[in-house]
RNA sequence: UUGGGAGCGACGGGAGAAUCCGGUGAAAACCCGGUGCCGAAGGAGCAACCGCCCCGGUAAACUCUCAGGCAAACGGACCGCCGCGGAAGA
Numbered sequence: 001u002u003g004g005g006a007g008c009g010a011c012g013g014g015a016g017a018a019u020c021c022g023g024u025g026a027a028a029a030c031c032c033g034g035u036g037c038c039g040a041a042g043g044a045g046c047a048a049c050c051g052c053c054c055c056g057g058u059a060a061a062c063u064c065u066c067a068g069g070c071a072a073a074c075g076g077a078c079c080g081c082c083g084c085g086g087a088a089g090a
Stems, first nucleotide, its partner, number of pairs: 001090002007084003011080003018035001020034004036070003042066001043064003049057003
């Protein structure tokens, strides 16, 4: 000089499942009890493979549902695009 990673932010898109039953209440809110369900906040678990091979390391959009959620809103993994940022490499 080039190169543009991780990460952060803005904007846009973004699924699923009871507006369930009872109490309280103006209420589809909060709180209490009950049953049924969803998975894409977060969290947890495992294969191949690798190792110092008892055991350990290690992945997800898979699995589990602790948490969270089940009209709308909020949230929302992830994707697009823009900006900041500057790693590896050359």
The prediction has a mean pLDDT of 85. This is a predicted structure of a 90-nucleotide RNA (Glycine riboswitch aptamer) from Meridianimarinicoccus aquatilis.